The prediction has a mean pLDDT of 80. Predicted 3D model of a 72-nucleotide RNA (transfer RNA) from a Chloroflexota bacterium. RNAcentral holds the sequence, with entries from ENA.
[in-house]
RNA sequence: GCCCCCGUAGCUCAAUGGAGGAGCAGAGACCUUCUAAGUCUAAGGAUGCGCGUUCGAGUCGCGCCGGGGGCG
Numbered sequence: 001g002c003c004c005c006c007g008u009a010g011c012u013c014a015a016u017g018g019a020g021g022a023g024c025a026g027a028g029a030c031c032u033u034c035u036a037a038g039u040c041u042a043a044g045g046a047u048g049c050g051c052g053u054u055c056g057a058g059u060c061g062c063g064c065c066g067g068g069g070g071c072g
Stems, first nucleotide, its partner, number of pairs: 001071007010024004018055001027041004048064005
C1' cells in the first nucleotide's frame, strides 16, 4: 500500500429497514446474628465520528477514526 471482518450499557453479546434487549458487574430491597449464596425491583445507550439514501437507519451507501486478520 491492497483486501476482508469488527466497533451497540462498565464487560461479554443480541436485535427482517418500523426505532435497542439479555447475561454478568454496579445500586436498592427481602432473607441472614453478620457475610456469602439465593429472590425481587429499578436504573443504565443520541448504537465510534460525519455525510447521504429512505416516510423511517444499529441495520443500506460513501468518507474518516479505532481494533483484528490476510497478502505484498